[in-house]
RNA sequence: ACCACGAAAACGCAAACCUGGUGAAAGCCAGGGACGCAAAGUCAUGGGCCUUGUUUCGACUCGAAUUAAUGCGAGUCAGAAAUGUGGCAGCCAGACUCCCGAA
Numbered sequence: 001a002c003c004a005c006g007a008a009a010a011c012g013c014a015a016a017c018c019u020g021g022u023g024a025a026a027g028c029c030a031g032g033g034a035c036g037c038a039a040a041g042u043c044a045u046g047g048g049c050c051u052u053g054u055u056u057c058g059a060c061u062c063g064a065a066u067u068a069a070u071g072c073g074a075g076u077c078a079g080a081a082a083u084g085u086g087g088c089a090g091c092c093a094g095a096c097u098c099c100c101g102a103a
Base pairs, nucleotide, nucleotide: 005101006100012037013036017032018031019030020029021028022027035090041096042095043094045093046092047091048088049087050086052084053083054082055081056080057079058077059076060075061074062073063072
C1' cells in the first nucleotide's frame, strides 16, 4: 500500500412523526426531529413492493321490457388479472465510487 474485516475516535447520513411546498397518487424537495446505518454514497439493470390511467372479469346500484328467471343499457369500486405511467437504492441481488484503522 492492497484485499478482507469492523474495535475506538473524528467527519457524515437520517426512519417514524411535525410544518411548508410539489404531485392525480405513490412519492419527492426544504426545515425541524433521530429509529437506525461503514456504504443508509451513486445508478431502476434483474427480482420484489407501492401508485394510478386503460381493458377484461367480478361485485353492487339504477333504468326499460318481462309474471319471474335470464338477457340488455347506464353507473360505481371496497376486489382480481393483463398492460402502460410514475416511484421505492433505508426490500434483495448487480455495477461504480468512498472516510478512519485496533484485533
The RNA shown here (c-di-GMP-I riboswitch aptamer) has 103 nucleotides and comes from a Planctomycetaceae bacterium. The source organism's lineage runs through Bacteria, Pseudomonadati, Planctomycetota, Planctomycetales and Planctomycetaceae. Model confidence (mean pLDDT): 78 of 100.